Annotation:
RNAcentral holds the sequence, with entries from ENA. A computed fold for a 354-nucleotide RNA from an Acidimicrobiales bacterium, annotated as Bacterial RNase P class A. Its mean pLDDT, the model's own confidence on a scale to 100, is 76. The model forms 90% of the base pairs in the Rfam consensus. NCBI's taxonomy places the organism under Bacteria, Bacillati, Actinomycetota, Acidimicrobiia, Acidimicrobiales. It is recorded under the gene name rnpB. Its Rfam family is "Bacterial RNase P class A". Its family is annotated with tRNA processing, dimeric ribonuclease P complex and ribonuclease P activity in the Gene Ontology. Rfam classes the family as a ribozyme.
[in-house]
RNA sequence: UGAGUCGGCCGGGUGGCCGCGGCCAGGUUCGACUUGGUCGAGGAAGGUCGGGACUCCGUAGGGCAGGGGUGCUGGUUAACGGCCAGUCGGGGCGACCCGCAGGAAAGUGCCACAGAAAACAGACCGCCGAUGGGCAGCCCCGUUGGGGCUCGCCACAGGCAUGGGUGAAACGGUGCGGCAAGGGCGCACCAGCGCCCGGGGCGACCUGGGCGGCUCGGCAAACCCCACCCGGAGCAAGGUCAAGCAGGGGGCGGCUAGCCCGGUCGAUGCCCCCAGGUGGACCGCUUAGAUGGAUGGCCACACAUCCGGCGAUGAGCCGGUGGACAGAAUCCCGCCUACAGGCCGGCUCACUCG
Numbered sequence: 001u002g003a004g005u006c007g008g009c010c011g012g013g014u015g016g017c018c019g020c021g022g023c024c025a026g027g028u029u030c031g032a033c034u035u036g037g038u039c040g041a042g043g044a045a046g047g048u049c050g051g052g053a054c055u056c057c058g059u060a061g062g063g064c065a066g067g068g069g070u071g072c073u074g075g076u077u078a079a080c081g082g083c084c085a086g087u088c089g090g091g092g093c094g095a096c097c098c099g100c101a102g103g104a105a106a107g108u109g110c111c112a113c114a115g116a117a118a119a120c121a122g123a124c125c126g127c128c129g130a131u132g133g134g135c136a137g138c139c140c141c142g143u144u145g146g147g148g149c150u151c152g153c154c155a156c157a158g159g160c161a162u163g164g165g166u167g168a169a170a171c172g173g174u175g176c177g178g179c180a181a182g183g184g185c186g187c188a189c190c191a192g193c194g195c196c197c198g199g200g201g202c203g204a205c206c207u208g209g210g211c212g213g214c215u216c217g218g219c220a221a222a223c224c225c226c227a228c229c230c231g232g233a234g235c236a237a238g239g240u241c242a243a244g245c246a247g248g249g250g251g252c253g254g255c256u257a258g259c260c261c262g263g264u265c266g267a268u269g270c271c272c273c274c275a276g277g278u279g280g281a282c283c284g285c286u287u288a289g290a291u292g293g294a295u296g297g298c299c300a301c302a303c304a305u306c307c308g309g310c311g312a313u314g315a316g317c318c319g320g321u322g323g324a325c326a327g328a329a330u331c332c333c334g335c336c337u338a339c340a341g342g343c344c345g346g347c348u349c350a351c352u353c354g
Base pairs, nucleotide, nucleotide: 001350002349003348004347005346006345007344008343009342010341013301014300015299016298017297018296020040021039022038023037024036025035026034027033028032042325046336047335049334050333051332052331053330054234055233056232057231066230067229068228070227071226072086073085074084075083076082087101088099089098090097091096102225103224107223108222109219110218111217124164125163126160127159128158131157132156133154134153135152136150137149138148139147140146141145172190173189174188175187176186177185191215193212194211195210196209197208198207199206200205238283239282240281241280244278248274249273250272251271252266253265254264255263256262303323306320307319308318309317310316
């Protein structure tokens, strides 16, 4: 200098004028109005995805059922599926990034197309044809036949799973031996799995040694199994005060053992009392705190961006443009998503210079 990676921060400034909402103080005709002061959106206020506070309903405790986009380990937090640090797997030369990371030797199911065969598999091409069979030639026994031999022939039965080919995936890899041809069939080494022992780590796990059968495919964002967690609804939750009208009870009477309470039957036009609910108001509601929802607009000056012109394509000057995403509604902790432009820092790689 260039390319990259990780993290943090800002996200319009200053002044003037006119407005809007809350609160405080003063004035007035106590209806509101007016004057002054003060406060007035965000890093995401957004999506409403996770967890809580709060409220109401339900609720002894345990189990079953049901639900869970909870699922490596250790911490952290009020709590979480969040965060931090690590382990393992994958990607990158690297800084670093990504991971819906329990169980597939509990059981069931699925594995498109291609391919012979897709799961205790299978044989298209291919290899072999030892063994059995057929044919040919030669020899022997001696006769409707039998037997033997051939670096013989066929590829009929059959054997093989090495090689080719298919596929995302084909039942370990390399070498030697063995074989008719082959194959963990045998052996050596390597990989993988299981078991045992030692060392390190709180742990996930890492590491060293031995033994074993020789190899047991993938999918659980398919059912399922295991562990863990889970009551429901949500501020239009919910609470307080409380008109008018209608309805209910009482201020009446009878019965109910005499009285009170209670029960029951009947009457009930006006007036009075009581309780519940509705309209409504207030609280919940917050040092922004609305409840049809305030937090805005204009001008000027610089600044960033972009465009044009004059300079030399540079420095600079002039003119114009105009500042992202978005916007509280009970509150808090997170996650995710959107975002013009700018600033700062750590680290990596390549090249060059000293």